Model confidence (mean pLDDT): 78 of 100. Two RNAs folded together computationally: RNase P RNA and transfer RNA, 454 nucleotides in total.
[in-house]
RNA sequence: CAGGUCAGCCGGAUGGCCGCGGGUUCUUAACCCGAGGAAAGUCCGCACACCAUUGGGCAGCAUGCCGGGUAAUGCCCGGAAGCGUGUAAGCGAUUGGAAUAGGGCCACAGAAAGCAAACCACCCCAUUAAUUAAUGGGGUAAGGGUGAAAAGGUGGUGUAAGAGACCACCGGCGGCUGCAGUAAUGCAGUCGGCCAGGUAACCCCCAUGUGGUGCAAGGUCAAGCAGGAGAGAAGUCUCACUGAGACGGGACGAGCCCAUCUCCCAAUCAUCUCCGGGUAGACCGCUCGAGCGGUUGGGUAACCAUCCGUCCAGAUAGAUGUCCAUCCAGGCGGGACUCCCGCCAGACAGAAUGCGGCUUACAGGCUGACCUGGAAA
RNA sequence: CGGGGUGUAGCGCAGUUUGGCAGCGCACCGCGUUUGGGACGCGGGGGUCGGCGGUUCAAAUCCGCCCACCCCGACCA
Repeated sequence: CAGGUCAGCCGGAUGGCCGCGGGUUCUUAACCCGAGGAAAGUCCGCACACCAUUGGGCAGCAUGCCGGGUAAUGCCCGGAAGCGUGUAAGCGAUUGGAAUAGGGCCACAGAAAGCAAACCACCCCAUUAAUUAAUGGGGUAAGGGUGAAAAGGUGGUGUAAGAGACCACCGGCGGCUGCAGUAAUGCAGUCGGCCAGGUAACCCCCAUGUGGUGCAAGGUCAAGCAGGAGAGAAGUCUCACUGAGACGGGACGAGCCCAUCUCCCAAUCAUCUCCGGGUAGACCGCUCGAGCGGUUGGGUAACCAUCCGUCCAGAUAGAUGUCCAUCCAGGCGGGACUCCCGCCAGACAGAAUGCGGCUUACAGGCUGACCUGGAAA
Repeated sequence: CGGGGUGUAGCGCAGUUUGGCAGCGCACCGCGUUUGGGACGCGGGGGUCGGCGGUUCAAAUCCGCCCACCCCGACCA
């Protein structure tokens, strides 16, 4: 210098006229504040609120190497193992069960797809034609063939032919011992022929966590209207005088059961369902918070602690806009040769209870570290 | 703002539970039948299974992310 990888950040700036939403005050007005890194998707986790209570069990759901962080998480940080990919820096949405608790599935093809089998082939025996071929019986799984997947590989011994049947080396798996590490795990030694598959993003098993609904939660006030139908239980005893208590039954009861509590028990009513009617208002919740910026300290880091500074939208069909001037980078064209002129144009997108993450969209630009190639010192 | 569902041929749908050649009806094309058309009979074509990635030998189906469309939810008595 060229190409690339990773991480972090910015994502127009300043001023003016006229507007819009909110707040304060001395209210014809002045001053102050007014979108985002994703405000988005609503995929996770919390706060908060209600569901009578959340105590026990079950079911369901979610997560899944190890350690740490956090209010919490399926997130983040650090580490371990293995595979794929890239020359490399790196990247990846991989990870409980050695699929020895069990069940299911593995289409087609193939002899055989799980506690298996023999189509071609190889070998032995018998019979018939007679160095071979056919038929029958038996042995084998080395070779061929099928398939995504078929009993580890190479060489030897062995045998009728063969085979971890046996031996040497290599590879894998597992047990034991020692060392290192909090651990996952790694390294070394030794033992075992253990070498008979895959799938748990199929059921299942194990461990851990977990109630549901969402600010249209929920609370206060005001205005207005018209109620109707159906479902729904069982009483008994005592005190006593139309009430209380006990037993029994029923209902809402957060998916089910149990326990506690509340209400109801003869058509009045608890409670539930359906049809019909009315309103389309105000206030609270509502924005000061796991807040933001910085210093110092601890930690490899995520993060934590300390101190200082600071206040930063709260609308309700939803404000945050338009125009002008100057500048900032960017693209194109022209003059000129490192300056000038003209034109275009500044992405994705927009709060709605709040917060922490993830994911997705995003023109252009900046910073740092690293890798590969080339050149020079 | 919150919650739920659907997406498969031109149209309407099955297949997704339990992974294995992607199907049915109408429509379309050709032939037959008819004087001609319709109906009918026979034959045929047409699919990135909404998109991207992953698990698996294998994905419409299982898992994750994204896109489009549809539905429901206010309060009072």